[in-house]
RNA sequence: GAAGUGGGCCGGACGGCCGCGCUCGAGGCCUCGCGCCUCGUGUGAGGAAAGUCCGGGCUCCACAGGGCAGGAUGCCAGCUAACGGCUGGGCGGGGUGACCCGACGGAAAGUGCCGCAGAAAAGAAGACUCCCAGUGGCUCGGACCCCCGGGCUAACGGAAAAGCUGAAACGGUGGUGUAAGAGACCACCAGCGUCCCGGUAACGGGGCGGCUUGGCAAACCCCAUCCGGAGCAAGGGCGAAUAGGAGCGCCAUGAGGUGGCCCGCCUCGCGCUCGGGUAGCCCGCGAAGAGGCCGACGGUGACGCCGGUCCAAGAUAGAUGGUCGUCCUCGACAGAACCCGGCUUAUUGACCCACUUCGCCU
Numbered sequence: 001g002a003a004g005u006g007g008g009c010c011g012g013a014c015g016g017c018c019g020c021g022c023u024c025g026a027g028g029c030c031u032c033g034c035g036c037c038u039c040g041u042g043u044g045a046g047g048a049a050a051g052u053c054c055g056g057g058c059u060c061c062a063c064a065g066g067g068c069a070g071g072a073u074g075c076c077a078g079c080u081a082a083c084g085g086c087u088g089g090g091c092g093g094g095g096u097g098a099c100c101c102g103a104c105g106g107a108a109a110g111u112g113c114c115g116c117a118g119a120a121a122a123g124a125a126g127a128c129u130c131c132c133a134g135u136g137g138c139u140c141g142g143a144c145c146c147c148c149g150g151g152c153u154a155a156c157g158g159a160a161a162a163g164c165u166g167a168a169a170c171g172g173u174g175g176u177g178u179a180a181g182a183g184a185c186c187a188c189c190a191g192c193g194u195c196c197c198g199g200u201a202a203c204g205g206g207g208c209g210g211c212u213u214g215g216c217a218a219a220c221c222c223c224a225u226c227c228g229g230a231g232c233a234a235g236g237g238c239g240a241a242u243a244g245g246a247g248c249g250c251c252a253u254g255a256g257g258u259g260g261c262c263c264g265c266c267u268c269g270c271g272c273u274c275g276g277g278u279a280g281c282c283c284g285c286g287a288a289g290a291g292g293c294c295g296a297c298g299g300u301g302a303c304g305c306c307g308g309u310c311c312a313a314g315a316u317a318g319a320u321g322g323u324c325g326u327c328c329u330c331g332a333c334a335g336a337a338c339c340c341g342g343c344u345u346a347u348u349g350a351c352c353c354a355c356u357u358c359g360c361c362u
Stems, first nucleotide, its partner, number of pairs: 001358008010349001012327007020044003024040006030033001046333001050344002053342005058231004070227005075089005090104001091102004105222002110220002112216003128163002131158002135154008171189006190212001192209007235283004245274006254268005289311001291310005297304002328331001
């Protein structure tokens, strides 16, 4: 210098004017409530406020304990309030490397699936071509009727080395062996079991053994761990008008309906008191909490602990905006609604730190 890897940080800046929500203060008004109006002061979105995908706080309901069902998670150890998050480690895969990626428990508990192709797709199964032994037939040559050698062919038997198909063919490579072959035998490798050593563990290293058992669990399933349900429209308080309910009192002895009429049956007034619910209002709800920053200590780290310091959005039809000026690298994605911890997704353009590879110079 070029190309990269991992992480952090910012999210246009400053000022004037106008406007909006909230806190506090002052003044004014009245139907006097912590009501309305005016003015002033302070303050006013995010790194993701988002998706609502996980986890927790909080609230109400349920709950002796245990189990079934259902769901989630799934190498090991740790962190944490908790997690499907994070940290460290192991194993596997990718990259020259920094580094990145992995639903990464169990396939000898059982069931199931493995299209097409292929003989055969999982059963100590199976045999299309090829290989081999003996036998029969045909044929050629030698020989000349016996016999010897070769070729073709048929069924049977042996075998699974080679070919063929496939993502995958019943351990792999090499040798011994054999009629041909085969873990039949041997060496190494892979896998399995077991023992020893190291490690908290996942796992790693070594020895020994019998020789060998396909893949799929993001198929059912098995094993282990965790999970009660609903959610701020949770939940709590105050509480009209009208209608309806209960009780008491008053008026009339009626009125209306049914019916042709009578009896009968049904309905109906006013006032006071009480209680429940609704509209509406208030709380929950924001200054302060699993909070940010700095430093010390413990830890590889996530994190813990101690000290210091800083921090006022809080609406309820829902404020956080508009405009002008100057400047720059010309500004993206997007906006709180009970609150936190994560994950994921979106995002203009820079800046900072650490590291890697290559080239050049000293």

Predicted 3D model of a 362-nucleotide RNA (Bacterial RNase P class A). It was read from a public genome assembly, where an Rfam model found it. Its Rfam family is "Bacterial RNase P class A". By type it is a ribozyme.